[in-house]
């Protein structure tokens, strides 16, 4: 330099173009003599910028970061 892939919550992952969810974690309350377990709640995310569309996490383009391969 070229090609391909990935980017969603603190972490690991889902999500037919139509409500952004789960597990673990965090936290509040309950339970308990206390802790743990358990129960009931809560906060928290689509890498950035454009485009297409009534509607984009999803499709197109550019950029950024990371991974892989080639040279």
């Nucleotide at each position: 330099g070229c090609a391909g892939g990935u980017a969603u919550a603190g972490c690991u992952c889902a999500a037919u173009g139509g409500c952004a969810g789960a597990g673990c974690g965090c936290u509040a309350g309950g339970c308990u003599u206390c802790c743990a377990c358990c129960c009931u709640g809560g906060a928290a995310a689509u890498g950035a910028g454009a485009g297409u569309u009534c509607g984009a996490g999803c499709c197109u383009c550019u950029c950024u970061a990371c991974c892989u391969g080639c040279u």
The RNA shown here (transfer RNA) has 71 nucleotides and comes from a Planctomycetota bacterium.
The RNAcentral record of the sequence draws on ENA.
Rfam family: tRNA. From the family's description: Transfer RNA (tRNA) molecules are approximately 80 nucleotides in length. The family's RNA type in Rfam is transfer RNA.
Taxonomically the source falls in Planctomycetota (Bacteria, Pseudomonadati).